This is a predicted structure of a 134-nucleotide RNA (FMN riboswitch aptamer (RFN element)) from Peribacillus saganii. It matches the Rfam family "FMN riboswitch aptamer (RFN element)". Its family is annotated with FMN binding in the Gene Ontology. The sequence was found by an Rfam model in a public genome assembly. The prediction has a mean pLDDT of 81.
RNA sequence: GUCUAUCUUCGGGGCGGGGUGCAAUUCCCCACCGGCGGUGAUAAAGGUAAGCCUUUUAAGCCCGCGAGCCUUUAAGGGCAGGAUUUGGUGAGAUUCCAAAGCCGACAGUAUAGUCUGGAUGGGAGAAGAUGGAG
Numbered sequence: 001g002u003c004u005a006u007c008u009u010c011g012g013g014g015c016g017g018g019g020u021g022c023a024a025u026u027c028c029c030c031a032c033c034g035g036c037g038g039u040g041a042u043a044a045a046g047g048u049a050a051g052c053c054u055u056u057u058a059a060g061c062c063c064g065c066g067a068g069c070c071u072u073u074a075a076g077g078g079c080a081g082g083a084u085u086u087g088g089u090g091a092g093a094u095u096c097c098a099a100a101g102c103c104g105a106c107a108g109u110a111u112a113g114u115c116u117g118g119a120u121g122g123g124a125g126a127a128g129a130u131g132g133a134g
Stems, first nucleotide, its partner, number of pairs: 002133009016030004031114002033104002035065004043056005060102002068079004084100005106117003
C1' cells in the first nucleotide's frame, strides 16, 4: 500500500435593496449560493543535472451518486427530479482564460434554489481506530 469485518468522528451554501399589491424573502427589476465520487492541459510546494517525479489543489450545467415517493424480510429494485454555449490558446480542453447564458426535490403559503416544515432525520461519501486475509 491492497482487500475485508466492526466501531468512532465528520459530512450544504444563499433574499440585501427597490417596484406592484389587502397580502409576495414566492411575482417583476437588481442581488446572492453551488453537496459527494470520477475525469482533468490548472495552481502551489517539494525533489531531480535534466527529462521528469511526488504531495496538495482544480467542473453547479462532462460521467456517476445523494436528499423525495413506491416496493422488498433484506440485499436490492422501480419512479420522480436540472442546466452551456461562443470566442481564445493549444497536439489535445463542454474542465484552463474571456464573455454571454442556464439550472436547482417534496409539502406549506400570493406562484419559493435562498422562508417555514418532514429534519435533533436521512445521506453520497471523507478521515481515523481495532481485528483478520494475502